[in-house]
RNA sequence: GGACCGGGUGAUUACGGGGCGGCACGGCCGCUUCGAGGAAAGUCCGGGCUUCACAGGGCAGGAUGCCGGAUAACGUCCGGCUGGGGUAACCCACGGGAUAGCGCAACAGAAAAUAUACCGCCGAGAGGCUUAAGCUUCGCGGUAAGGUUGAAAAGGCAGUGUAAGAGACUACCGCGUUUCUGGUAACAGGAACGGCAGUGCAAGCCCCAUCCGAAGCAAGGCGAAACAGAGGGUAUGGCCGGCCCGGCCGCCUGGGUGCACAGCGUCCAGGCCCCCUCAGGUAUGCCGCUAGAGACUGUCGGCAACGGCAGUUCCAGAUAGAUUAUCACCCAAGACAGAACCCGGCUUACAGGUUCGCCC
RNA sequence: GGGGCGUUAGCUCAGCUGAUAGAGCGCGGCAUUCGCAUUGCCGAGGUCAGGAGUUUGAUUCUCCUACGCUCCACCA
Numbered sequence: 001g002g003a004c005c006g007g008g009u010g011a012u013u014a015c016g017g018g019g020c021g022g023c024a025c026g027g028c029c030g031c032u033u034c035g036a037g038g039a040a041a042g043u044c045c046g047g048g049c050u051u052c053a054c055a056g057g058g059c060a061g062g063a064u065g066c067c068g069g070a071u072a073a074c075g076u077c078c079g080g081c082u083g084g085g086g087u088a089a090c091c092c093a094c095g096g097g098a099u100a101g102c103g104c105a106a107c108a109g110a111a112a113a114u115a116u117a118c119c120g121c122c123g124a125g126a127g128g129c130u131u132a133a134g135c136u137u138c139g140c141g142g143u144a145a146g147g148u149u150g151a152a153a154a155g156g157c158a159g160u161g162u163a164a165g166a167g168a169c170u171a172c173c174g175c176g177u178u179u180c181u182g183g184u185a186a187c188a189g190g191a192a193c194g195g196c197a198g199u200g201c202a203a204g205c206c207c208c209a210u211c212c213g214a215a216g217c218a219a220g221g222c223g224a225a226a227c228a229g230a231g232g233g234u235a236u237g238g239c240c241g242g243c244c245c246g247g248c249c250g251c252c253u254g255g256g257u258g259c260a261c262a263g264c265g266u267c268c269a270g271g272c273c274c275c276c277u278c279a280g281g282u283a284u285g286c287c288g289c290u291a292g293a294g295a296c297u298g299u300c301g302g303c304a305a306c307g308g309c310a311g312u313u314c315c316a317g318a319u320a321g322a323u324u325a326u327c328a329c330c331c332a333a334g335a336c337a338g339a340a341c342c343c344g345g346c347u348u349a350c351a352g353g354u355u356c357g358c359c360c
Numbered sequence: 361g362g363g364g365c366g367u368u369a370g371c372u373c374a375g376c377u378g379a380u381a382g383a384g385c386g387c388g389g390c391a392u393u394c395g396c397a398u399u400g401c402c403g404a405g406g407u408c409a410g411g412a413g414u415u416u417g418a419u420u421c422u423c424c425u426a427c428g429c430u431c432c433a434c435c436a
Base pairs, nucleotide, nucleotide: 001356002355003354004353005352007330008329009328010327011326012325015035016034017033018032019031020030021029022028023027037336041347042346044345045344046343047342048341049216050215051214052213056245057244058243059242061212062211063210064209065208066080067079068078069077070076081095082093083092084091085090096207097206101205102204103201104200105199118147119146120143121142122141123140125138126137127136128135129134155173156172158170159169160168174196175194176193177192178191179190180189181188182187220287221286222285223284229278230277231276232275233274237249238248239247240246250272251271252270253269254268255267256266257265258264259263280435281434282433294313295312296311297310298309299308300307301306331334361432362431363430364429365428366427367426370385371384372383373382379416387403388402389401390400391399409425410424411423412422413421
């Protein structure tokens, strides 16, 4: 660093589901079989499934973020790249964009983002002291090498140069642009050119690329029982699943009219909604419900995640909600913890133990 | 089972577009009063639920954990 187990065996008993059988069948009894986890948990992601009647465009909202692959899908996994840590095995990283724009950078400090002149250094000027050399004060100009502050001070370092200095110039390193080679790519290595440009924060707004409809099994479907309606709304057939634009399509009743007659077309009139709040009633049955991206074994492809093929196998399904209790033996003396539509992950909790590979 | 929200002083709540946190009530002291209440002035009291991360810097942004509150049945 990876994989796995997580009390075992036997006997009796309680409870939930299925099957079979019997009976003096609204049920009871007997036999038989199955009966929690690696996390069943948190509900943090993704998918299946169900309902909402998915033309289209725009807006809003959410998520992800090096590259390639795996997958039903993912924010997961595998392999690589870059950066960092470790002597090493190996480990860690939400790791796009800061010259698209906005915003922020407290305190300290001279100066905090179109840079800046406090100290210092240099130049010339005026004044003072002094015989003079020199010292000193004032304002002006130059400078970013040195000092102080800070998380961060606008390339580093050596030299040339200069009044002092400065990429002003030169070599090396760093950075940027172009290009060559290797690689699917991220990227790596090399060459030439550029004299060096706006630091950090995007888990601040934002930009770019990609993806995303919403709600959830208390979804939803078929039955049964009972009751009492009232008020309100930008509402008056439905749909385009949050909003807008724009668009699509009706049904029923009555009448007229044409074809020519239980019908169809057309015109007119009327009707057909949705949401919220309060009150009332019911507290019931069945389906969804567990055979599935299932599990195990072998083999093939692939570095791997994973996939193909063959064989074997069935492994909870409750609806107030089932796993209990007793005894015997063993030793390492038993932790965290209990399904509720299902599955793939992540995260969190966890006594103890087994095993494999590698490093010092 | 499935959604949503919250945790800041003793209590009830602000603050959360990042720069070290306030209000009211309560508590303590002083003044006022013969004394008490009221009123006025002053003061104490905070691991911002806990842990990790981003950042120079976190109550605030992100993730994990703990605790609490609330909604969801059918007739419809």
The prediction has a mean pLDDT of 76. Predicted 3D model of RNase P RNA and transfer RNA as a complex of 436 nucleotides. It holds a member of the Rfam family "Bacterial RNase P class A". It is annotated as a ribozyme.